Context: one part of a larger RNA
RNA sequence: GGAUGAACGCUAGCGGCAGGCUUAACACAUGCAAGUCGAGGGGUAACAGGAAGUGCUUGCACUUUGCUGACGACCGGCGCACGGGUGAGUAACGCGUAUACAAUCUACCUUAUACUAGGGGAUAGCCUUUAGAAAUGAAGAUUAAUACCCUAUAGUCUAUUAAUAUGGCCUCAUAUAAAUAGUAAAGAUUACGGUAUAAGAUGAGUAUGCGUCCUAUUAGUUAGUUGGUAAGGUAACGGCUUACCAAGACAACGAUAGGUAGGGGCCCUGAGAGGGGGAUCCCCCACACUGGUACUGAGACACGGACCAGACUCCUACGGGAGGCAGCAGUGAGGAAUAUUGGACAAUGGAGGCAACUCUGAUCCAGCCAUGCCGCGUGCAGGAAGACUGCCCUAUGGGUUGUAAACUGCUUUUAUAUAGGAAGAAACAUCCCGACGUGUCGGGAUUUGACGGUACUAUAAGAAUAAGGACCGGCUAACUCCGUGCCAGCAGCCGCGGUAAUACGGAGGGUCCGAGCGUUAUCC
Numbered sequence: 001g002g003a004u005g006a007a008c009g010c011u012a013g014c015g016g017c018a019g020g021c022u023u024a025a026c027a028c029a030u031g032c033a034a035g036u037c038g039a040g041g042g043g044u045a046a047c048a049g050g051a052a053g054u055g056c057u058u059g060c061a062c063u064u065u066g067c068u069g070a071c072g073a074c075c076g077g078c079g080c081a082c083g084g085g086u087g088a089g090u091a092a093c094g095c096g097u098a099u100a101c102a103a104u105c106u107a108c109c110u111u112a113u114a115c116u117a118g119g120g121g122a123u124a125g126c127c128u129u130u131a132g133a134a135a136u137g138a139a140g141a142u143u144a145a146u147a148c149c150c151u152a153u154a155g156u157c158u159a160u161u162a163a164u165a166u167g168g169c170c171u172c173a174u175a176u177a178a179a180u181a182g183u184a185a186a187g188a189u190u191a192c193g194g195u196a197u198a199a200g201a202u203g204a205g206u207a208u209g210c211g212u213c214c215u216a217u218u219a220g221u222u223a224g225u226u227g228g229u230a231a232g233g234u235a236a237c238g239g240c241u242u243a244c245c246a247a248g249a250c251a252a253c254g255a256u257a258g259g260u261a262g263g264g265g266c267c268c269u270g271a272g273a274g275g276g277g278g279a280u281c282c283c284c285c286a287c288a289c290u291g292g293u294a295c296u297g298a299g300a301c302a303c304g305g306a307c308c309a310g311a312c313u314c315c316u317a318c319g320g321g322a323g324g325c326a327g328c329a330g331u332g333a334g335g336a337a338u339a340u341u342g343g344a345c346a347a348u349g350g351a352g353g354c355a356a357c358u359c360u361g362a363u364c365c366a367g368c369c370a371u372g373c374c375g376c377g378u379g380c381a382g383g384a385a386g387a388c389u390g391c392c393c394u395a396u397g398g399g400u401u402g403u404a405a406a407c408u409g410c411u412u413u414u415a416u417a418u419a420g421g422a423a424g425a426a427a428c429a430u431c432c433c434g435a436c437g438u439g440u441c442g443g444g445a446u447u448u449g450a451c452g453g454u455a456c457u458a459u460a461a462g463a464a465u466a467a468g469g470a471c472c473g474g475c476u477a478a479c480u481c482c483g484u485g486c487c488a489g490c491a492g493c494c495g496c497g498g499u500a501a502u503a504c505g506g507a508g509g510g511u512c513c514g515a516g517c518g519u520u521a522u523c524c
Stems, first nucleotide, its partner, number of pairs: 001524004006520005013376006019369002021334001026332003030329003035078003040075002043071002047069003050065007085287003094212008104204002109200008117151004127140005157182005163176005187192001213259003220250003225247008262284004266277004289310005312323004340366001342365003348362001349360004379410004390401001392399002416460005424451001429446008468513005473494003479508005489496002
């Protein structure tokens, strides 16, 4: 000198864009953050409509009825494995990079081919009874499905057996034709679906080469350990697991142990080489009160799922139960220190749905904070009798503050007031028209804005609404007076102060930066 997720002191007009618990992965009140589908189903708790009946005040009340729009709870489907948070752990194929899988899986999506046949038994809900303070149950009766089961049919599927050809990378791969055995489906008026197989796309898994902090005041480490055979397990290879057999495996090119740490793209500095860092944004990993376990599922060993154990908190009728903000706000605590218990789904994206739509603290916006960067302003021009007064200095002549002010003319950014007022909106859907040809595409019209009466524009009046901080001995730009008298104090280093202090304190003047200026901390 540069930089910062900064903090502190003094000061403070505005806007744009960004950023905002670095500490206790400490504990959490409250609200919200993952639902959706009635075009899968039985149904009808609430709302609205219709119909019927009853009472009568003749247009109101009550009752019944799933008939309709819809729809609480329930069965079922899809989603909840994404999105969002945090960095505790991890020195590791975790990450980065480059390869491999002839050792693998992949819901939804796309393409192609074929099919979608016939039956059955339950169960939730509802109803009845019942246990409990509650959480939650128990028994009986009864009912449906795109829930579940059985059968049929099928090969380019799977398993086994053996053959031929081609190729390769050892096990083998691909293609062809066989034999035996085995596995499907769901409806629906249409739309939309379902099943099987093949291919793609996407996502994931696994293996390997190289790279990846400090300590030798850590030198030996290891028994499923290293390898083999067999079996099990997995989507898949493998000591992944088990039995048996062998005695191996790693290490001074640093094993093992200890400490520290999420990794990368990137960021800061520097001419570079290097050095330092890992906030925001993006990719990967790990975690979800602590430890463990599996279930479901295409995918989890699952933040707002389950079970067990533990610590903590809460409820209790003492028998027993409930909970997990490292989601968004917010609270306490810790700390030098870090924001609102806001608005909207209008846009982008996601889930479900044919769609309308619903949900979305993702996201888009607004609020707070000079935390940073950038931009703008606090006027401009003229004006010397270099005015008077004041402060300060002085050799008492004067000098300086100082074109500064007054005064004259001009402007109105900004602030204030008034008026107008966006872009972000394209779609979806509905209607009309057209093309291909039976649901796609194109055109037109209608509809949709949280931000927001915001940005922006115009008009009005008026210099009107707006400057501070640090420093002035040298380094280092900027000097005098007074006070103090090795005191009080200053100080980054050298050092200053003991009676003429440009170094302390005040004043006048000056220098530098400027809505900031200094100090502290850290890095180069």
Molecule: small-subunit ribosomal RNA, 5' domain
Organism: uncultured prokaryote